[in-house]
Molecule: transfer RNA
Organism: Pediococcus cellicola
């Protein structure tokens, strides 16, 4: 320098047919207990890496760009 893959909640990830942003764990509150754990119920938390474009509508499609991984070349 070139090819491919990844980037979504604090962590691990799903969402791959363009229209509802989600799961598990963690966190907060309440119930249960003499207390803790377990269990149960409710809740908070995200400008979907960044910028631009297409579209009535973009996490999803296109372009540029940043970071990480991997292979090739040098």
């Nucleotide at each position: 320098g070139g090819g491919c893959c990844c980037u979504u909640a604090g962590c691990u990830c799903a969402g791959u047919u363009g229209g509802g942003a989600g799961a598990g764990c963690g966190c907060u509150u309440g119930c249960u207990u003499c207390g803790c754990a377990u269990g149960c119920a409710a809740g908070a938390g995200g400008u979907c890496g960044a910028c631009g474009g297409u579209u009535c509508a973009a996490a999803u499609c296109c372009g540029u760009u940043a970071g990480g991984g991997u292979c090739c070349a040098c």